[in-house]
């Protein structure tokens, strides 16, 4: 330098154009226990990497940028 793939709560992750973005772990509160763990209920937590475009409508499609990974040179 070229090609391909990826970027979504603190971490991992579902989503493939249409209601208020899914779940797990973690965190907080309460219940339970003499207490802890486990368990139960509820809650907080997301500029869906950034910008532009297409569309009635974009996390999703297109282009550019940034970051990461793999391969080739």
């Nucleotide at each position: 330098g070229g090609g391909c793939c990826c970027g979504u709560g603190g971490u991992c992750u579902a989503g493939u154009g249409g209601u208020u973005a899914u779940g797990a772990c973690g965190c907080c509160a309460c219940c339970u226990u003499c207490a802890c763990a486990a368990g139960g209920u509820g809650g907080a937590a997301a500029u869906c990497c950034c910008g532009a475009g297409u569309u009635c409508g974009a996390a999703u499609c297109u282009c550019g940028g940034c970051g990461g990974g793999c391969c080739c040179a």
The RNA shown here (transfer RNA) has 73 nucleotides and comes from Candidatus Hadarchaeum sp. Model confidence (mean pLDDT): 82 of 100. Rfam family: tRNA. Rfam classes the family as a transfer RNA. About the family: Transfer RNA (tRNA) molecules are approximately 80 nucleotides in length. It was read from a public genome assembly. NCBI's taxonomy places the organism under Archaea, Hadarchaeota (SeqCode), Hadarchaeales (SeqCode), Hadarchaeaceae (SeqCode), Hadarchaeum (SeqCode).